[in-house]
RNA sequence: GGGCGGCUAGCUCAGUGGGAGAGCGCUUGCUUCACACGCAAGAGGUCAUUGGUUCAAACCCAAUGCCGCCCA
Numbered sequence: 001g002g003g004c005g006g007c008u009a010g011c012u013c014a015g016u017g018g019g020a021g022a023g024c025g026c027u028u029g030c031u032u033c034a035c036a037c038g039c040a041a042g043a044g045g046u047c048a049u050u051g052g053u054u055c056a057a058a059c060c061c062a063a064u065g066c067c068g069c070c071c072a
Stems, first nucleotide, its partner, number of pairs: 001071007010024004018055001026042005048064005
């Protein structure tokens, strides 16, 4: 320098056009002498950024940034 993949909650990830989610973690309550486990409820989001397409974009297109792999 070129090619490919990825970027969504604190972490790991799902979600391929109309409701933003799961597990773990966190908070509160119940339970216990206490802790853990368990049960219930809850908080937590610039869907990397910008622009475009569309009635409508996390999702499609382009550019940029970052991470990883391959080639040279």